The part of an RNA shown here (large-subunit ribosomal RNA, domain II) has 638 nucleotides and comes from Blastopirellula marina. It was read from a public genome assembly. Its mean pLDDT, the model's own confidence on a scale to 100, is 83.
Context: one part of a larger RNA
């Protein structure tokens, strides 16, 4: 770990409600008596419930209280009452079972360990050499100094026993519930140690770590209060049938609990009152919109009170301003807490229609009160989150089946059972893999399809507008592209082409006071513009379909499920057919309810006539023998 066994809503009392039985008022309690099998029968009427209510009460009474009240209102006056038994739920008890950490009481512990008391024991060896004392020397001399000897102090030094345990390695279901190896500290001391004794739980002891007090210590251990309490976690045992929620509101020392309501179920009463659609009549201030219709916001123009700067000035004035600027004007705007307006949906009432359904009242019993995602409308956040918080609808929750490759909450659809039947939904029909390599017409060339933005682009299809064009356009090619003049100014120079100003005139088919290169400046090339060659379209803009770039991620292609697909097996429009589910239909079956309720049958449980059976007191009747008893005598003889 698995299998089997044991293991959790009980009992008493008091209520409550349902069923059932008795009685019509119901019922006995303690106790007593009788028969006697912990059983049965009887007595016992104390007491309890009901029988009248209302009022705080006095009190009155089918009424009563408030009140001035014959008003009005509240509560009453009207068929159930009561007892037993069996269920339901509640209350009080351990109250479905197991589970604390803790608290208190009384005891047991200092054989471990902390400290203390008494009395004993232990410390190899080596080293350093304090005081004191002796001797010698120094000195005039010493109690001073030097040398030397002696001496043997010390929480002295090195280092065994002994005590401790610094570091590291091993061990970590160990050899060991604290050890082993190496290393290390103390080792005459506040040393270590034997024996005996003392201090006890809010207490001891503590060179103090909340350490230690028997492998237990922020309060020891044993027993008891005790089945402490546990709004918490776990568990809670047979089968089948029917119905079937909630994760919301209000309140809460409330927030993972609970009370009431909401939603479920069962009984009973009512019987379309529910719900939907339509009609008629009402309610509203959202979306939108608007704003000289209010309250506010906000941009610019004009106008102007006021202010600032400058000028003037003793003061008062005054002048000026490409400064700021209220109010006002004009133009264009904005608003959840703005509205002159104002929908859709929604709500209310009445009526009609629909319904084999619902809705409502009363009563019994619950569970729920952590919700999740999706669509739409909002708030918070960053018009982030598989985010958070409301509203509304749906699904999951408690929902299987088909689709979405896989995928609670998305799409389709709600599984009583069976069938080797049929039709469809979503979604699909080249192969994997059921069904069209279907039809008609377009689009896409990017494998777009099979992920993405701002932005970018002679991709390509459709629609529209417009310029030029056989009096010859667009592109290309041939030729011209000149003169006054090197315009004037500036400048070292400035000649179409550094810059400034002007930008005229002539010839001509046309040619700029010069489009771009270029030179120091010229030169040179080129463009505009014109003629010719050629011969039919050529530019620009708007709009729309499908594509292109923009495009970088972590194990391996990996952003169609795969193979693979290009007049498609992609995209758009249209058409027919087919596949496809536990949906719908078909056939067979099960169960429940309703109707025909006149019919048939009649369970469990209760009661019972007749017949039959069982048991059967006192008392009475009958009643045999070879059974039983049996003197004397006889037989037998342990």
């Nucleotide at each position: 770990a698995c299998c089997g066994g044991c293991g959790a809503g009980u009992u008493g009392c008091u209520g409550u409600u349902g069923g059932u039985c008795g009685u019509g008022g119901g019922u006995u309690a303690a106790g007593c008596c009788c028969c006697u099998g912990a059983g049965g029968g009887g007595c016992g009427c104390a007491g309890c419930c009901a029988g009248a209510g209302c009022g705080a009460a006095a009190g009155c009474g089918a009424g009563u209280g408030c009140g001035a009240a014959g008003a009005g209102c509240g509560c009453g006056u009207u068929u159930c009452a009561u007892g037993g038994c069996c269920g339901u739920c509640a209350g009080c008890a351990g109250a479905c079972c197991c589970g604390a950490a803790a608290c208190c009481g009384c005891g047991u512990g200092a054989u471990c360990u902390a400290c203390c008391c008494a009395u004993g024991g232990u410390c190899a060896g080596g080293g350093g050499g304090a005081a004191g004392c002796g001797u010698g020397g120094g000195u005039a001399a010493c109690u001073c100094c030097c040398a030397u000897g002696u001496g043997g102090a010390c929480g002295c030094c090195c280092g065994a026993a002994c005590c401790a345990u610094u570091g590291u390695c091993g061990g970590u279901u160990g050899a060991a519930a604290a050890c082993g190896g190496c290393u290390u500290g103390g080792a005459u001391g506040a040393a270590c140690u034997g024996u005996g004794g003392g201090u006890a739980g809010g207490g001891g002891u503590g060179a103090a770590a909340u350490g230690c007090c028997a492998a237990u210590c922020g309060a020891a251990c044993g027993c008891g209060g005790a089945g402490a309490u546990a709004g918490c976690u776990g568990g809670u045992u047979c089968u089948c049938c029917c119905c079937g929620a909630a994760a919301u509101g209000c309140a809460u020392u409330g927030a993972g609990g609970u009370g009431c309501a909401g939603c479920g179920u069962c009984g009973u009463c009512u019987g379309u009152u529910c719900u939907g659609u339509c009609c008629u009549g009402c309610c509203g201030g959202u979306a939108g919109a608007g704003c000289c219709a209010c309250u506010g916001g906000a941009u610019g123009u004009c106008c102007u009170a006021g202010g600032g700067g400058c000028c003037u000035u003793a003061c008062c004035c005054g002048g000026u301003u490409a400064c700021c600027g209220a109010a006002g004007u004009c133009a264009a705007c904005c608003a959840a807490a703005c509205u002159c307006c104002g929908a859709a949906u929604g709500g209310c009432a009445g009526g009609a229609c629909a319904u084999c359904a619902a809705g409502g009242g009363c009563g019994g019993c619950a569970g729920u009160g952590a919700g999740a995602c999706g669509g739409c409308c909002g708030g918070g956040g960053a018009u982030a989150a598989g985010c958070u918080u409301g509203g509304u609808c749906g699904u999951c929750g408690a929902g299987a089946g088909g689709g979405a490759a896989a995928c609670a909450g998305c799409c389709c659809a709600g599984a009583c059972c069976g069938c080797c039947u049929g039709c469809u939904a979503a979604g699909g029909u080249c192969c994997c893999a059921g069904a069209g390599u279907a039809c008609a017409g377009g689009c896409u060339a990017a494998g777009u399809g099979u992920a993405a933005a701002a932005g970018g682009a002679u991709g390509u299809g459709g629609g529209g507008a417009u310029g030029c064009c056989c009096a010859g356009a667009c592109a290309a090619c041939c030729a011209g592209g000149a003169u006054g003049u090197u315009g004037g100014c500036u400048c070292a120079g400035a000649a179409g082409c550094a810059g400034c100003c002007a930008u005229c005139a002539u010839u001509g088919a046309a040619a700029a006071a010069g489009u771009g290169c270029g030179u120091a400046a010229c030169a040179g090339c080129u463009u505009a513009c014109u003629g010719g060659u050629c011969g039919a379209g050529u530019g620009u803009c708007c709009u729309u379909g499908c594509g292109c770039c923009g495009a970088u991620a972590a194990u391996g292609u990996a952003a169609g499920g795969g193979g693979g697909c290009u007049c498609a097996a992609g995209c758009c429009u249209g058409u027919c057919a087919c596949c496809g589910a536990a949906g719908c239909a078909g056939c067979g079956g099960a169960u429940u309810c309703u109707g025909a309720a006149a019919g048939c049958u009649g369970a469990a449980g209760g009661c019972u006539a007749a017949a039959g059976g069982c048991u059967g007191a006192a008392g009475g009747c009958u009643g045999a023998a070879u059974a039983c008893c049996g003197a004397a005598g006889g037989c037998u003889g342990a």